């Protein structure tokens, strides 16, 4: 060049068309002589980019941009 796969929070990843979620992780509080543990809340998303379809798009299409595998 080609094909296939993956990109969603600080990390790991769910989420196959109808309000974006969970673990851990940050804060804060209870518990404890204090720390960890362990219990409560809380805070945090341009779903790579960009056009399209559609009443409606994280989701389907089409370029693209990163990585990964494989052919050549």
């Nucleotide at each position: 060049g080609c094909g296939c796969u993956g990109g969603u929070a600080g990390c790991u990843c769910a989420g196959u068309g109808g309000u974006a979620g969970a673990g851990c992780a940050u804060u804060c509080g209870g518990c404890u002589u204090u720390u960890a543990a362990c219990c409560g809340a809380u805070u945090g998303g341009u779903c790579g980019u960009g056009c399209g379809u559609u009443c409606g798009a994280c989701c389907c299409g089409c370029a693209c941009c990163c990585g990964g595998c494989g052919c050549a």
Predicted 3D model of a 72-nucleotide RNA (transfer RNA) from a Candidatus Obscuribacterales bacterium. RNAcentral holds the sequence, with entries from ENA. It matches the Rfam family "tRNA". Its family is annotated with triplet codon-amino acid adaptor activity in the Gene Ontology. The coordinates come from a structure-prediction model, not an experiment, and the mean pLDDT is 81.